Predicted 3D model of a 136-nucleotide RNA (c-di-AMP riboswitch aptamer (ydaO/yuaA leader)) from Nonomuraea cavernae. Of the family's consensus pairs, 92% are formed in the model. Its mean pLDDT, the model's own confidence on a scale to 100, is 81. Its Rfam family is "c-di-AMP riboswitch aptamer (ydaO/yuaA leader)". From the family's description: This family represents a conserved RNA structure found upstream of the ydaO and yuaA genes in Bacillus subtilis and related genes in other bacteria. The ydaO/yuaA element is thought to act as a genetic 'off' switch for the ydaO and yuaA genes in its native state. It is believed that the element may be triggered during osmotic shock leading to activation of ydaO, a predicted amino acid transporter gene, and members of the yuaA-yubG operon which code for KtrA and KtrB K+ transporters.
RNA sequence: GGCCGGCUGGCGCCGAAUCCCGCUCAGGCGGGAACCGGGGACCCACCUUUCUGGGGUGAAUCCGGCACUCGUGCCGGUAGGGCAUCUCCACGCCCGAACCCGUCAGCUAACCCGGUAGGCGAGAUGGAGAGGACGA
Numbered sequence: 001g002g003c004c005g006g007c008u009g010g011c012g013c014c015g016a017a018u019c020c021c022g023c024u025c026a027g028g029c030g031g032g033a034a035c036c037g038g039g040g041a042c043c044c045a046c047c048u049u050u051c052u053g054g055g056g057u058g059a060a061u062c063c064g065g066c067a068c069u070c071g072u073g074c075c076g077g078u079a080g081g082g083c084a085u086c087u088c089c090a091c092g093c094c095c096g097a098a099c100c101c102g103u104c105a106g107c108u109a110a111c112c113c114g115g116u117a118g119g120c121g122a123g124a125u126g127g128a129g130a131g132g133a134c135g136a
Stems, first nucleotide, its partner, number of pairs: 011121004018033006034116006044106001053104001054101004062077006080095004086129005
């Protein structure tokens, strides 16, 4: 000096998943704000279409090919999504999953019910515009 790994304090990314207060020796419990999701009228929409079940969160849908133990697996693409204040353009790199409800749900004011997890990075490319903080 390089590479790999661990711990701690910061910084940053995906995501709604952050902050504050009280109680408890602690573990933990409770509450509030903020953000997020679901259910739920008139009107409107649908005149269907209920085993070919249906529906929800999410960017995560769909197509083709091969194999096959017919359950699925693999390969290529794709709707769509992400990458250091906000927007756009260009370049490049990635994701394109998983889970839940339980026969049941269009929208939906009032109202009702929930969630606040988890997983990563050692780098952060260039240009244009917007915004208006601080200082003099």